[in-house]
RNA sequence: AGUGGCGGACGGGUGAGUAAUACUUAGGAAUCUACCUGAUAGUGGGGGAUAGCUCGGGGAAACUCGAAUUAAUACCGCAUACACCUUAUGAGGGAAAGCAGGGGACUAUUUAUAGCCUUGUGCUAUCAGAUGAGCCUAAGCAAGAUUAGCUAGAUGGUGGGGUAAAAGCCUACCAUGGCGACGAUCUUUAGCUGGUCUGAGAGGAUGAUCAGCCACACUGGGACUGAGACACGGCCCAGACUCCUACGGGAGGCAGCAGUGGGGAAUAUUGGACAAUGGGGGCAACCCUGAUCCAGCCAUGCCGCGUGUGUGAAGAAGGUCUUUUGAUUGUAAAGCACUUUAAGCAGUGAAGAAGAAAUUAUGGUUAAUACCCAUAUGCUUUGACAUUAACUGCAGAAUAAGCACCGGCUAACUCUGUGCCAGCAGCCGCGGUAAUACAGAGGGUGCAAGCGUUAAUCGGAAUUACUGGGCGUAAAGCGAGCGUAGGUGGUUAAAUAAGUCAGAUGUGAAAGCCCUGGGCUUAACCUAGGAACGGCAUCUGAAACUAUUUAACUAGAGUAGGUGAGAGGGAAGUAGAAUUCCAGGUGUAGCGGUGAAAUGCGUAGAUAUCUGGAGGAAUACCGAUGGCGAAGGCAGCUUCCUGGCAUCAUACUGACACUGAGGCUCGAAAGCGUGGGUAGCAAACAGGAUUAGAUACCCUGGUAGUCCACGCCGUAAACGAUGUUUACUAGUCGUUGGGUCUCUUGAAGACUUAGUGACGCAGCUAACGCAAUAAGUAAACCGCCUGGGGAGUACGGCCGCAAGGUUAAAACUCAAAUGAAUUGACGGGGGCCCGCACAAGCGGUGGAGCAUGUGGUUUAAUUCGAUGCAACGCGAAGAACCUUACCUGGUCUUGACAUACACAGAAUCUUGUAGAGAUACGAGAGUGCCUUCGGGAAUUGUGAUACAGGUGCUGCAUGGCUGUCGUCAGCUCGUGUCGUGAGAUGUUGGGUUAAGUCCCGCAACGAGCGCAACCCUUAUCCUUAGUUGCUAACAUUAAGGUGAGGACUCUAAUGAGACUGCCUACGCAAGUAGAGAGGAAGGUGGGGAUGACGUCAAAUCAUCACGGCCCUUACGUCUUGGGCUACACACGUAAUACAAUGGUAGGUACAGAGGGCAGCUACACAGUGAUGUGAUGCAAAUCUCGAAAGCCUAUCUCAGUUCGGAUUGGAGUCUGCAACUCGACUCUAUGAAGCUGGAAUCGCUAGUAAUCGCGCAUCAGCCAUGGCGCGGUGAAUACGUUCCCGGGCCUUGUACACACCGCCCGUCAGGCCAUGGAAGUCUGGGGUACCUGAAGUCGGUGACCGUAAAAGGAGCUGCCUAGGGUAAAACAGGUAACUAGGGCUAAGUCGUAACAAGGUAGCC
Repeated sequence: AGUGGCGGACGGGUGAGUAAUACUUAGGAAUCUACCUGAUAGUGGGGGAUAGCUCGGGGAAACUCGAAUUAAUACCGCAUACACCUUAUGAGGGAAAGCAGGGGACUAUUUAUAGCCUUGUGCUAUCAGAUGAGCCUAAGCAAGAUUAGCUAGAUGGUGGGGUAAAAGCCUACCAUGGCGACGAUCUUUAGCUGGUCUGAGAGGAUGAUCAGCCACACUGGGACUGAGACACGGCCCAGACUCCUACGGGAGGCAGCAGUGGGGAAUAUUGGACAAUGGGGGCAACCCUGAUCCAGCCAUGCCGCGUGUGUGAAGAAGGUCUUUUGAUUGUAAAGCACUUUAAGCAGUGAAGAAGAAAUUAUGGUUAAUACCCAUAUGCUUUGACAUUAACUGCAGAAUAAGCACCGGCUAACUCUGUGCCAGCAGCCGCGGUAAUACAGAGGGUGCAAGCGUUAAUCGGAAUUACUGGGCGUAAAGCGAGCGUAGGUGGUUAAAUAAGUCAGAUGUGAAAGCCCUGGGCUUAACCUAGGAACGGCAUCUGAAACUAUUUAACUAGAGUAGGUGAGAGGGAAGUAGAAUUCCAGGUGUAGCGGUGAAAUGCGUAGAUAUCUGGAGGAAUACCGAUGGCGAAGGCAGCUUCCUGGCAUCAUACUGACACUGAGGCUCGAAAGCGUGGGUAGCAAACAGGAUUAGAUACCCUGGUAGUCCACGCCGUAAACGAUGUUUACUAGUCGUUGGGUCUCUUGAAGACUUAGUGACGCAGCUAACGCAAUAAGUAAACCGCCUGGGGAGUACGGCCGCAAGGUUAAAACUCAAAUGAAUUGACGGGGGCCCGCACAAGCGGUGGAGCAUGUGGUUUAAUUCGAUGCAACGCGAAGAACCUUACCUGGUCUUGACAUACACAGAAUCUUGUAGAGAUACGAGAGUGCCUUCGGGAAUUGUGAUACAGGUGCUGCAUGGCUGUCGUCAGCUCGUGUCGUGAGAUGUUGGGUUAAGUCCCGCAACGAGCGCAACCCUUAUCCUUAGUUGCUAACAUUAAGGUGAGGACUCUAAUGAGACUGCCUACGCAAGUAGAGAGGAAGGUGGGGAUGACGUCAAAUCAUCACGGCCCUUACGUCUUGGGCUACACACGUAAUACAAUGGUAGGUACAGAGGGCAGCUACACAGUGAUGUGAUGCAAAUCUCGAAAGCCUAUCUCAGUUCGGAUUGGAGUCUGCAACUCGACUCUAUGAAGCUGGAAUCGCUAGUAAUCGCGCAUCAGCCAUGGCGCGGUGAAUACGUUCCCGGGCCUUGUACACACCGCCCGUCAGGCCAUGGAAGUCUGGGGUACCUGAAGUCGGUGACCGUAAAAGGAGCUGCCUAGGGUAAAACAGGUAACUAGGGCUAAGUCGUAACAAGGUAGCC
């Protein structure tokens, strides 16, 4: 190597398939089981082969062929076989193998061997056990009904076959069964379980590691061998793939352990050992074992440990912040004093080892001191891990901290950068120049050898609700009934024991979880015991309840009888009024219609009116939160047929009941079909209006339709948005139908019952509300809901003639959508009230020219701001320079200005040259004050640095100040009360007021800011005072000029007075009315000051102040000149006018309040005049500035004028360095527009409007006709609150809350996304039919092999069949020109549908 035996069916891997031939739990009967255990019996006697080996041949190889020869516990007969098997009482059939150790006799022969004896181990037959396996039953174990019917070996029987075994497991025949809404079939997905994660639990999710079962081994089929396989590292065939080849043929299967490639976000070493545990073989030694035990890699998880400990304030340096003083990092560091775990170095060094073999001794077995078995003794040994664990020594704080976060949720805050950019984000949301949200930094918080992100599961989520939810309005009651299955079911007994309850037994593997112990220094981890495993099955018992059966009952339900009400339904007939039409009469020019009109009708005779007729539809009054019906719905009257209901009293049946998935029936309007009918009304349509448009609202017409018959449709906001049934739970007041009782007999009262209403308690409800007709308390059954949109849509199914109905998703998208109530705001809602809001009046603006401001344009610049009311004669109470901020040109750079330092000089004044000036360069005069004699103060210049400076930006970072609603009457608080709450009450209500003013009432009682009053002024008076004011009397004078006086006026101080106090009327009161009285004044006497809580991101960074940002030889400073004054134009606000209530000329009278010394100026003179010259008074009740309209007289006589005065020429005056750009005034001349102003619009209610002049601030002057004040003269009108505007209170609606300048809808156009349809096209799995068909089992045959004959075999053949092919359908998925709607999108386009009465109420 080979023969033979046993094992390769275990162990190891994986989860493709499998929704049941699986799994789990509990049972069952018709079975097998190698090795193991027990028992009984046997193990006798023969035979022929064949590997290997040898020789020869073929092939590239794999491999294979032939010859000769040989052994066995390999193979085959014979004998025997109680039991065993077959058959069915007759019988028949079938086994075996030896080997090893020892041995005194005995036998055979030659020592030795064999027989023999004995021990051990095998072998054969059978029974039993154990173990393992096969089969059957029940229950449990995913989703989809847009899968509803499936099934032909299918269900059963008989005969036969077959298996280890029951069975349609297979076959022939017969029957027609079997499964299914308790979900069959089909499709999709999936290994199942113990367990794991989560959760209080119930549950939900899951099935890695460990353990049990199943299935699979490249894909599919098949058998062989065997105790066991239809077999991971066996065989045969088909297929795909890979490899070798000499092209003829062959080989292979890591879902074993490592390892490689690929894929991927991602997952390890081609390690050591059989030392232990276990498995196989072997008598054993021993061999095999990627099972296993170890090691390696990975912070992947769990657990433990370390990175030091103590002390240390100069609170160091540095960093960060800062109010610049400090704070913080921070006892932190440094420093000082200690410790040495872990890491490092060195040494010592376990446990895991028990056995097995061999020695000796004892006991058992035996005839036996052999053998074998058991025990004991001592001996020699067995370690991969392992440089192990542990222990000891050494040295030194030495070698060792990160990650996330810091807006809220959620612990932790500042600075800088950025500027809706870059970016963040779990949700809400941050970021547009002061970001605790981005990025960085400092600091902090949390966790820690980890931290954070991503993905996933459960929880919170009572957000699928069994425990444990709901359905009036939030999502949700089928439109209504009848009724099948199902679910539930009255009273009393009896029986049974299915449910139920109790006990026991079996089972519920181990591990895990839990409890108590033990072992590793602790823990994780390991380990022992217990409990638990909620379940299932069996046995025994109980009998209340449910159930079943039996026997009864009458309270539920029903039947019979009497009575009653009713638009209940169907059919037939009939009546009157009205509209329209037709005919006729009368009659004449309009009718009709509307916001107003027109279309339309009418002289061919309308409308109107009268008479007659026709036809269709609908039924006034009665008529009613009245009636009837299941709902839809039902209305003149009469008749016929008919359903239901209520009530009363008796009799009968005896639970006959309730609900009701599917199913069936009914079911408004509109619509559809066929045939009729058609008066009125009226979609569509036509015309007329309205309008920007008007495919509408309004008007004139008008067809389907509306009506009838028959048949469809099957939906409505089909609503009480409230399913049906039953029972119970305070009341009050109506109403319809029936009944009983009472009396005073009525249009009566009490009670009762069936309906139908209003209010209301308890209770319920998120609230609103419901409340015996429940939305209360309970029970039964059904239907339905689970964020908004997409969508009641798509696809599919069913129904329909169609229209369409019904059933009914997903992708995608948003962070909301919704309900009820609250406070506001708003309304082309309502009520009450006020205001020069309207009305009644007066006068203006808008037209003209001029002034001024603004816009626009222009410009080098036209500096800036203010912009509806509430910007525009505003900031500006004075732009020629200055102002001035703007432009041009020229200068300066610690600066024009401030503080600090050093040096020098007093300061200062006069003056020259250049320049446009700023400035630059000079000349001269002058030399002060205080002093402790050092110097100092003030000031000038020079230098250097800190800094100055900015009318640069941000009023959306701010303060302050201001406007506005609005001098409107409001705005709030405390306590109490009500409400879950937001909030309400008070503050509303009835009166009243200018007023939230006051009174009354009231779950409110009080209070505050506002109102009013207090303050100023004005009107009257008293008192006091009497100059500069006044002057009655006296004196005097030209003159209150003077003496004198305080009486008057006036001045300026204190007081008085007015309060609805009095009267009348009304009223509870508050109060109101009265031409009331009185009074100077009368109802806040007239004015002023005074402006609640708040609104408008209102105005102002250019008054001022101020945060931040920006500029720093300039965005700062100085300076010349210019500009702010421009000019086709538009707007605002004023002044002047257009004339006779006037202009012009002359004469004449009367104010108040103010101003005045760089001033006002009398008076005189000059000038036509502006003004000039001279001169006087006054720092002012003393002096001064000064009226006009008015009145008187004259003139003009209605004209572009004797109106009007613009514009322009000429000549002047004044101010001022300077009137050119760019002043005012004067004189003279010139003499424009304009003859009262379109649409529209403003002011004013009494000393007001209108009109007339005067003064002041600013200021050299003045563009002032502006602003602020003053007085003179001095009206008209208000019926009233309908309307416009604004406001207040109450109420109502709301989809608004940035609050109506709100919100919001649809088409169209652009972009993006997902989806449906679609001519087609591609793919897939499954089924059906037919053809073909390998290997193989089975059957048939078997002339060849084989034998004495056989058995058996080769060969041939049949059935079945993997696979392949063909065909017709169905299903599923992908893709597609084009197409449809949907969603999301920038500030697009067109309109304005909805929210208010949304401007036509809205919706179905």